[in-house]
Molecule: Bacterial RNase P class A
Organism: Sutterella sp.
RNA sequence: GGAGUUCUCCGGACGAUCGUCGGCGGCUUCGCGCCGCGGGAGGAAAGUCCGGACUCCGCAGGGCACCGUAGCAGGCAACACCUGUCCACCGUGAGGUGCGGAUCAGAGCAACAGAGACGAGCCGACUUCGGGUCGGGUGAAACGGGCAAUCUCUACGGGGAGCAACAUCAAAUAGGCCGUCACAUGGGACCUGCCCGGUCCUGACGGCGGGUAGAUGGCUUGAGGCGCGGCGCGAGCCGCGUCCUGGAAGAAUGAUCGUCACCGCGGGCUUGUCCCGCGGAACAGAAUCCGGCUUACAGGGGAGGUCCCGCC
Repeated sequence: GGAGUUCUCCGGACGAUCGUCGGCGGCUUCGCGCCGCGGGAGGAAAGUCCGGACUCCGCAGGGCACCGUAGCAGGCAACACCUGUCCACCGUGAGGUGCGGAUCAGAGCAACAGAGACGAGCCGACUUCGGGUCGGGUGAAACGGGCAAUCUCUACGGGGAGCAACAUCAAAUAGGCCGUCACAUGGGACCUGCCCGGUCCUGACGGCGGGUAGAUGGCUUGAGGCGCGGCGCGAGCCGCGUCCUGGAAGAAUGAUCGUCACCGCGGGCUUGUCCCGCGGAACAGAAUCCGGCUUACAGGGGAGGUCCCGCC
C1' cells in the first nucleotide's frame, strides 16, 4: 500500500418564528378558554416469524393422538434466542455455517457400473464336497454397513383466543317486565262481497332491567436506562448510587427561514486544512408492553485479528 474478516457507534447541529400532543402550575367569564414552565419516534418504531407478561374463556388426574425442539455445558421470565466448547463442512488465514439424539425395536429406500444393492450369489483356488474358507473384479457402499431432512423410536415442551383482550359508567329509538290513569256502545286486521256474530291487536305517564351509540379505565415505572464496585473465558448475574417527562384515535412528536458541518459538480488565483456558485442528504415511522430473530438503509466514524506485496 492492497484485499478480506469480526465487533461496535452515529445516522445532522444551533438559533428565530409559527404550530401540535401529553404533564405540572396559575388565571378563569368554569368554555380544556387563556398564560407560563418543562418534555415528545427508531435502529430498525417495519415483517408479525418465535418466546413471554397481562386479560377472558375452557380445564379432576393420567394416557393416546397431533404439533414443535434436538451434540454437550451454561445464560435467561421464556424461546426455535444468546454464550462457551466438541465434531463435521467451507476458507491460505482472521473467520463462517449447522442439512449435529437413536439404525443389535420395526419398516422403507439406494442412480450409474456390476452376476448380485440387502434378496442372494458370479469367477478362481482349497476342502471334511447338497456344505464351508480365502481371494478377485464393479461401486460411495458387497454382508460389514449407509440414509432418521422417509416413516419410526427416545427425551423435553405445547389448552384456545387476543388490548377491536377485558372491566366500569351509560343516552335516543325500538322491544321486555311492573305500576297508575284513560276508554271501548270507539278504531284497525281477518273469517267475508254485505249484515249479524266471532278471534286478535290498539293509548298516556312513571319505574325497573338487558344491550347499542358514546365515555372512562386497561395505558405505560419496566424481566427499565446510566455510573461505580464485585463474580464469570463469555452470554450474564449480584450490590450500591442515580434518573425517568410519548401515550395519540380526524391518531401528536412538525413546518418555514438563517448560520454552520458533510458529500458531489463547476469556476477563481494568492495553490490553501482557501474562496465563490449550484445541487444533494437514506430506510422508515410508535398504536398494550417486553425479550429475540429476520428484512430495509444515502453517508460517515472507531476498535481487534488475518492474508498478500514493497521498504527499513